[in-house]
RNA sequence: AAUGAUAAUGGCAAACUUUACGAAAGUAAGGGGCGCAAAGCUAUAGGGCCUUUAAAAUGGCAGCCAGCUACCAAAG
Numbered sequence: 001a002a003u004g005a006u007a008a009u010g011g012c013a014a015a016c017u018u019u020a021c022g023a024a025a026g027u028a029a030g031g032g033g034c035g036c037a038a039a040g041c042u043a044u045a046g047g048g049c050c051u052u053u054a055a056a057a058u059g060g061c062a063g064c065c066a067g068c069u070a071c072c073a074a075a076g
Stems, first nucleotide, its partner, number of pairs: 003073002011036002016031006034063001040068003046065002048061003
């Protein structure tokens, strides 16, 4: 560097639900736990998707790909 265990230490948290915000997509916090080896961070400055619009502009999504960074070390 690459790879990824029914390993260790820790971590995150889908659907659903409660409250608040928002025109919506969606967001924040509590419950919850489907899953995740980057489910950590990045959304004017890569693609894609969603909202809105007559079309743009706008707003949003990192748990779609991507970029950057990082813990551990069985087997090969």